[in-house]
RNA sequence: GGGCGGUUAGCUCAGUUGGUAGAGCGCGAUCUUGACGUGAUUGAGGUCAGAGGUUCGAUCCCUCUACCGCCCA
Numbered sequence: 001g002g003g004c005g006g007u008u009a010g011c012u013c014a015g016u017u018g019g020u021a022g023a024g025c026g027c028g029a030u031c032u033u034g035a036c037g038u039g040a041u042u043g044a045g046g047u048c049a050g051a052g053g054u055u056c057g058a059u060c061c062c063u064c065u066a067c068c069g070c071c072c073a
Base pairs, nucleotide, nucleotide: 001072002071003070004069005068006067007066010025011024012023013022019056027043028042029041030040031039049065050064051063052062053061
């Protein structure tokens, strides 16, 4: 330098023929316990890596950029 894949909640990851963004773990509150843990209920937490474009509407499609990984040279 070229090709491919990835970037979504604190962490690990889903997601959708383009139509209100989710799970598990973790965290807060309440109940349960003498207490802790377990269990139950409930809640908070996201500019969907960044910018631009297409569209009535973009996490999803297109372009560029950044970062990570693999392959080729």